[in-house]
Molecule: transfer RNA
Organism: Gemmatimonadota bacterium
RNA sequence: GAGCCGGUAGCUCAGUCGGUAGAGCAACGGACUUUUAAUCCGUAGGUCCUGGGUUCGAUCCCCAGCCGGCUCACCA
Numbered sequence: 001g002a003g004c005c006g007g008u009a010g011c012u013c014a015g016u017c018g019g020u021a022g023a024g025c026a027a028c029g030g031a032c033u034u035u036u037a038a039u040c041c042g043u044a045g046g047u048c049c050u051g052g053g054u055u056c057g058a059u060c061c062c063c064a065g066c067c068g069g070c071u072c073a074c075c076a
Stems, first nucleotide, its partner, number of pairs: 001072007010025004019056001027043005049065005
């Protein structure tokens, strides 16, 4: 330098005819009894990486950029 994949809750990740986003774990509250804890119930938590475009409407489609990973190429 080129190509490919990825960026969604604190963490790990889902989310296909484009129609107001979810799970597990963690956190918090409650119940319970087997009590450093486990189990059950509930609650809260989101700039869907950024900017633009298309559209009545974008996490989803298009363009550019940023960040991470992989592969290839180049080089001393």